[in-house]
Context: one part of a larger RNA
Molecule: small-subunit ribosomal RNA, 3' major domain
Organism: metagenome
RNA sequence: UGACGGGGACCCGCACAAGCGGUGGAGCAUGUGGUUUAAUUCGAGGCAACGCGAAGAACCUUACCAGGACUUGACAUCCUUAUCGCGCGCACCAGAGAUGGAGCGUUUCAGUUCGGCUGGAUAAGUGACAGGUGCUGCACGGCUGUCGUCAGCUCGUGUCGUGAGAUGUUGGGUUAAGUCCCGCAACGAGCGCAACCCCUAUCCUUAGUUGCCAACACGUUAUGGUGGGAACUCUAAGGAAACCGCCGGCGUUAAGCCGGAGGAAGGUGGGGACGACGUCAAGUCAUCAUGGCCCUUAUGUCCUGGGCUACACACGUGCUACAAUGGUGGUCACAAUGGGUCAAACCAUAAAAGCCAUCUCAGUUCGGAUUGUCGGCUGCAACUCGCCGGCAUGAAGUUGGAAUCGCUAGUAAUCGUAGGUCAGCAUACUACGGUGAAUACGUUCCCGGGUCUUGUACA
Repeated sequence: UGACGGGGACCCGCACAAGCGGUGGAGCAUGUGGUUUAAUUCGAGGCAACGCGAAGAACCUUACCAGGACUUGACAUCCUUAUCGCGCGCACCAGAGAUGGAGCGUUUCAGUUCGGCUGGAUAAGUGACAGGUGCUGCACGGCUGUCGUCAGCUCGUGUCGUGAGAUGUUGGGUUAAGUCCCGCAACGAGCGCAACCCCUAUCCUUAGUUGCCAACACGUUAUGGUGGGAACUCUAAGGAAACCGCCGGCGUUAAGCCGGAGGAAGGUGGGGACGACGUCAAGUCAUCAUGGCCCUUAUGUCCUGGGCUACACACGUGCUACAAUGGUGGUCACAAUGGGUCAAACCAUAAAAGCCAUCUCAGUUCGGAUUGUCGGCUGCAACUCGCCGGCAUGAAGUUGGAAUCGCUAGUAAUCGUAGGUCAGCAUACUACGGUGAAUACGUUCCCGGGUCUUGUACA
């Protein structure tokens, strides 16, 4: 100087408390461990691995296994020789296919000094080489997680100290903040904080179609449907607006704090992007790049089939429930994103909510697992191993032990919608809107963090 303390002081955070809803019990989905297997490819491992890489494993993907094949190779450059097209379409034989063999049609490369001269393409050969999702993330780059959006981390000069170092950065206030003020052997500065950027909340201007319809007409069973209008909504570009600016009180006349007015919004208005010096030899050699090592008729390449989907079990994350604040039937409204190459024009029924009826507390008109059967869709192909629908079947489950998680407002809870991936496949993920709470006395305690101080046989 740090680190640590079941030392002290001060402060903060859904950290506790106060509340609301869950997980842990059931069934199923999904990931992981374990076990099994020819293979169940690999990675991720407290927080910060486990609906994670994977924004989608039937083939492909695919890296794994079995079998069948190839060896200058599926891909690149160079050399030699040969050919002049290469390719595309159709169809035959052997084969599981890769592949091997044999045909038909189409087309007959470009430049040219007309020399196979140059370029280009294809084939064969030789070796230089290719290739490797093989190893090492404890050799690395890049990218990322985490402490943590925590308020810290440092430097120059000066001063102090023999020195390591200290000071500044400590102190008194204040703040979300090393934010600002005051003081001070310090004076300044940098990276962070904040602001500048984006979305959102109010108003104005401009613009008015595909969007809008107040006034005036026309028309329709009905609808901005039509003439028309530019008011309103909206769209999307520019601007205004918030600064403790104004008033009162408190404070040291400061920084600031409390209350009020006005205002759409008030003290960072709400949200996002943005992550200092560093820590964890954290993660990734399987995105990519790369040193070293290893394989080279194989650890490379192609193909068929299988596996990644197994199942005494254990854990994580979810979905659906156990019902009457509900189920079922009927009726009936109101969104916002986003997508389709383009389109405010076209396409996709929002649901919960409301109203009416019924069920009457049951393992039920709750719950839907499981199984049988019949169909549909995608795709060469749904057996291993897809999704959806009809009929039948109708399991566990009556609110969940110890323990444990999220959330402070348009939040939690609840309801649907869209998108990416994608031929097909979503309870996952990422967005979007609808309905819309309760509680916070407080900081003693648990957890994590910051500042000062103290002890130390630790570095």